Predicted 3D model of a 72-nucleotide RNA (transfer RNA) from Candidatus Pacearchaeota archaeon CG10_big_fil_rev_8_21_14_0_10_31_24.
RNAcentral holds the sequence, with entries from ENA.
Its mean pLDDT, the model's own confidence on a scale to 100, is 81.

RNA sequence: GGCUCCAUGGCCCAGUGGUCAAGGCGCGGCUCUCAUAAGGCCGAGAGGGGAGUUCAAUUCUCCCUGGAGCCA
Numbered sequence: 001g002g003c004u005c006c007a008u009g010g011c012c013c014a015g016u017g018g019u020c021a022a023g024g025c026g027c028g029g030c031u032c033u034c035a036u037a038a039g040g041c042c043g044a045g046a047g048g049g050g051a052g053u054u055c056a057a058u059u060c061u062c063c064c065u066g067g068a069g070c071c072a
Stems, first nucleotide, its partner, number of pairs: 001071007010025003018055001027043005048064005
């Protein structure tokens, strides 16, 4: 330098062009217990940045940023 892939809560990760952002761990509250842990219930919390296409973008396209791999 070229090519491919990835980027979603504090962490791991799923998903689809349709007003939904799922789940696990963790966190907070309540409950249970003599108490703690475990268990049960509830809750807060997320699409890397920009542009484009579209009635509508987390999803499609382009650029940038960061990361991983391959080739030279």